[in-house]
RNA sequence: AAGUGCUCUUGGCAAACCAAUGGAAACAUUGGGACGCAAAGCCACGGGUCUACGGACAGGAAUGUCUAGGAUCGCCGGGUUGCCACU
Numbered sequence: 001a002a003g004u005g006c007u008c009u010u011g012g013c014a015a016a017c018c019a020a021u022g023g024a025a026a027c028a029u030u031g032g033g034a035c036g037c038a039a040a041g042c043c044a045c046g047g048g049u050c051u052a053c054g055g056a057c058a059g060g061a062a063u064g065u066c067u068a069g070g071a072u073c074g075c076c077g078g079g080u081u082g083c084c085a086c087u
Base pairs, nucleotide, nucleotide: 002087003086004085005084012037013036017032018031019030020029021028022027035074041080042079043078045077046076047075048072049071050070053069054067055066056065057064058063
């Protein structure tokens, strides 16, 4: 430096669910909690998925359809940084 995660150490993260807070929502944050994770660290860059406040269209209205400037990196890919061990 590259590859791999069979083995070892120090450890790390934390799904569902519950509570509080923020948000129109998706969801996020904090605390509890552990299903899992070798990048389940970081970046919405490509695809996917979720939501639809606002906007557009239809409608007499109720409402419906469409739409990301929103969300998800614990959906996949890509980029980037990194612990330990082995080769």

The RNA shown here (c-di-GMP-I riboswitch aptamer) has 87 nucleotides and comes from a Bacillota bacterium. The coordinates come from a structure-prediction model, not an experiment, and the mean pLDDT is 89. It was read from a public genome assembly, where an Rfam model found it. Taxonomically the source falls in Bacillota (Bacteria, Bacillati). Rfam family: c-di-GMP-I riboswitch aptamer. Rfam describes the family as follows. GEMM was predicted in a large-scale screen for bacterial structured RNA regulatory elements.